[in-house]
Context: one part of a larger RNA
RNA sequence: UUGGGCCUAAAGCGUUCGUAGCUGGCCAGUCAAGUCUGUCGGGAAAUCCAGUGGCUUAACCACUGGACGUCCGGCGGAAACUGAUUGGCUUGGGACCGGGAGACUCGAGGAGUACGUUCGGGGUAGGAGUGAAAUCCCAUAAUCCUGAACGGACUACCGAUGGCGAAAGCACCUCGAGAGCACGGAUCCGACAGUGAGGAACGAAAGCUGGGGUCUCGAACCGGAUUAGAUACCCGGGUAGUCCCAGCCGUUAACGAUGCUCGCUAGGUAUGGCACAGGCUACGAGCCUGUGUUAUGCCGCAGCGAAGGCGCUAAGCGAGCCGCCUGGGAAGUACGUCCGCAAGGAUGAAACUU
Numbered sequence: 001u002u003g004g005g006c007c008u009a010a011a012g013c014g015u016u017c018g019u020a021g022c023u024g025g026c027c028a029g030u031c032a033a034g035u036c037u038g039u040c041g042g043g044a045a046a047u048c049c050a051g052u053g054g055c056u057u058a059a060c061c062a063c064u065g066g067a068c069g070u071c072c073g074g075c076g077g078a079a080a081c082u083g084a085u086u087g088g089c090u091u092g093g094g095a096c097c098g099g100g101a102g103a104c105u106c107g108a109g110g111a112g113u114a115c116g117u118u119c120g121g122g123g124u125a126g127g128a129g130u131g132a133a134a135u136c137c138c139a140u141a142a143u144c145c146u147g148a149a150c151g152g153a154c155u156a157c158c159g160a161u162g163g164c165g166a167a168a169g170c171a172c173c174u175c176g177a178g179a180g181c182a183c184g185g186a187u188c189c190g191a192c193a194g195u196g197a198g199g200a201a202c203g204a205a206a207g208c209u210g211g212g213g214u215c216u217c218g219a220a221c222c223g224g225a226u227u228a229g230a231u232a233c234c235c236g237g238g239u240a241g242u243c244c245c246a247g248c249c250g251u252u253a254a255c256g257a258u259g260c261u262c263g264c265u266a267g268g269u270a271u272g273g274c275a276c277a278g279g280c281u282a283c284g285a286g287c288c289u290g291u292g293u294u295a296u297g298c299c300g301c302a303g304c305g306a307a308g309g310c311g312c313u314a315a316g317c318g319a320g321c322c323g324c325c326u327g328g329g330a331a332g333u334a335c336g337u338c339c340g341c342a343a344g345g346a347u348g349a350a351a352c353u354u
Base pairs, nucleotide, nucleotide: 004325005324006323007308008307012322014202015201016200017199021195022194023193025089026088027087028086029085030084031083033082034081035078036077037076038075039074040073041072042071048066049065050064051063052062053061054060092192093189094188095187096185097184098183100181104178105177106176107175108174109173110172111155112154115151116150117149118148119147120146121145122144126137127136163170164169207248208247209246210245211244212243217241221237222236223235224234259321260320261319262318263317264316267299268298269297270296271295272294273293274292275291276290277289278288279287280286303310304309327354328353329352336347337346338345339344
């Protein structure tokens, strides 16, 4: 291995790209490495079986013959399958064209309310805050009303069970550049594919380095309360940070706790995109209905499952490839190695205990 698993019991790498490897569509020809077959040779002895013989018998021993012998090699043959090679095909895949939807990415410009500060005008005694208070602000005129300037952050309504993206993630408007996607095609290439050990790239928040910025919020910190205490919850302040540029870090309940690709297997309903058909029409890029396809949800048959539940977006039925698991704790620790400025990350035990 034969012969287990990975949504929730241990177990799917955060995500993608991709090297080696593994796997691989339809038709025909050739070769014959795998494969099948014939024959020849090798495949020690002992052991095992049968016969005969030797120890007084037996065990034991000897001889002869047989059996066993994963398997290896030579020569000849077969050609279905795998493989190699040659030629062809179009369904997989890719390209091209057409119109299309989108918070997809990057860059630039612009806008909006709120907020804060400052200034002008008005106005007077409180304001703020809480369960109740106090700290706090205010006669150097606060809060409030009103007019303006500046500043940084953010982007209400639309907004959704919606959309896009590999994931992380993405939302004011306009322009520029770039990428992916679905649909339709009577076009082109012709298996160019799938997965992917190593490897590479991307990767929330926090954190780190240098420079800028600092409105709000706000770890730490300082006050006020609460309380037996209150290193908290509540309140008043507030530094790092939150924002931008350049560079690190590389982690998360990075979750659908569900790897990727392909095929097959009832329906119903909703929503987004595209195409087509029909009807209506205020003729609008309009409205409604249906069909195909694609995407996203809900319900549900068969089936599956320990159950919860899943159910054409499978956790059903199959195929290919990768990753991972093997009682709990010690422990994602120690040691070593690699990476990092550091914080730390990656890899990853054992004793002992139960």